Small-subunit ribosomal RNA, central domain from an uncultured bacterium, 349 nucleotides, folded computationally. The coordinates come from a structure-prediction model, not an experiment, and the mean pLDDT is 83.

Context: one part of a larger RNA
RNA sequence: CUGUGCGUAAAGGGAGCGUAUGUGGAUUUUUAAGUGGGAUGUGAAAUACCCGGGCUUAACCUGGGUGCUGCAUACCAGACUGGAUAUCUAGAGUGCAAGACGGGAAAGCGGAAUUCCUACUGUAGCGGUGAAAUGCGUAGAGAUUAGGAAGCACACCAGUGGCGAAGGCGGCUUUCUGGACUGUAACUGACACUGAGGAUCGAAAGCUUGGGGAGCAAACAGGAUUAGAUACCCUGGUAGUCCACGCCGUAGACGAUGAAUACUAGGUGUGAGGGUUGUCAUGACCUUCGUGCCGCCGCUAACGCAUUAAGUAUUCCGCGUGGGGAGUACGGUCGCAAGAUUAAAACUC
Numbered sequence: 001c002u003g004u005g006c007g008u009a010a011a012g013g014g015a016g017c018g019u020a021u022g023u024g025g026a027u028u029u030u031u032a033a034g035u036g037g038g039a040u041g042u043g044a045a046a047u048a049c050c051c052g053g054g055c056u057u058a059a060c061c062u063g064g065g066u067g068c069u070g071c072a073u074a075c076c077a078g079a080c081u082g083g084a085u086a087u088c089u090a091g092a093g094u095g096c097a098a099g100a101c102g103g104g105a106a107a108g109c110g111g112a113a114u115u116c117c118u119a120c121u122g123u124a125g126c127g128g129u130g131a132a133a134u135g136c137g138u139a140g141a142g143a144u145u146a147g148g149a150a151g152c153a154c155a156c157c158a159g160u161g162g163c164g165a166a167g168g169c170g171g172c173u174u175u176c177u178g179g180a181c182u183g184u185a186a187c188u189g190a191c192a193c194u195g196a197g198g199a200u201c202g203a204a205a206g207c208u209u210g211g212g213g214a215g216c217a218a219a220c221a222g223g224a225u226u227a228g229a230u231a232c233c234c235u236g237g238u239a240g241u242c243c244a245c246g247c248c249g250u251a252g253a254c255g256a257u258g259a260a261u262a263c264u265a266g267g268u269g270u271g272a273g274g275g276u277u278g279u280c281a282u283g284a285c286c287u288u289c290g291u292g293c294c295g296c297c298g299c300u301a302a303c304g305c306a307u308u309a310a311g312u313a314u315u316c317c318g319c320g321u322g323g324g325g326a327g328u329a330c331g332g333u334c335g336c337a338a339g340a341u342u343a344a345a346a347c348u349c
Stems, first nucleotide, its partner, number of pairs: 003321004007303002012317001014201002017198001022193002025088003029084003033081002035077003039073004048066007091191001092188003103177007110154001114150006121143001125136002162169002206247002209244003215241002220236004258316006266294012298305002322349003331342004
């Protein structure tokens, strides 16, 4: 350099943004770098191939011819790629109008539940389990009623429903703010796609400092169970879980399926719009985008996928190349640390 792959066998980066690179819509004129053509020069000899000759053959030696797929020069062609030029609107973007949804930040508010505190009533149990015990309670528990405090989470609505690039997002109000979609077709005129590095976001756990601490609960203690029980069950219980500033940068970060574009039977739900039509109570039909199920062609080892492809094609990136050793050692980079990332070999089957 090349082959063949990546849903489940090894293999899609956790996600978007974006630099370099790679790739790129329609038409006109032009150029001639790529591309194609013949020409000239060169491409030493030997080697190679073809036809011969010489050693008894062969190897070997030798005559002639061909070739040496390359390079350079000038000329010709102008389809395709590239460059230049002028234009276009189907990609992309901007603007306008309307509707609806969600995220983040700050502030305020709400009710239910839980625990604790105080007080009323009231008396001997409560709690817990398969059964018990530890535990709480005559210093009055549990139950009941009233008042107060605190922190956390937001029942019903709620849905194979919605939004977001992913992680993820659910009480109400206010403020700020990003994006998608639909309709229109006014404006720009290829401004696009992808994206090595890069920087940004990134569940939970964990870390730093300061708050907060109701419930739950690693560690820990006790009670059971058991042959034992460093567990499952029970009673307690500290980090943590919550908030603010900062760090960490990993997950079965999953659709185990990278992004973009085009094309390829249908059927049936659902969400957000638009249109036509009919009735004015509900509809019917068409259409765009999203989200599900079923199902041809095709694909697949099979399972299955099937216009939301794992089908048919194109462009770009990432990754795999027998199992173990090993996502380890060493070195580098990052981190307060935990560790993360990059990443072998010997040896062995």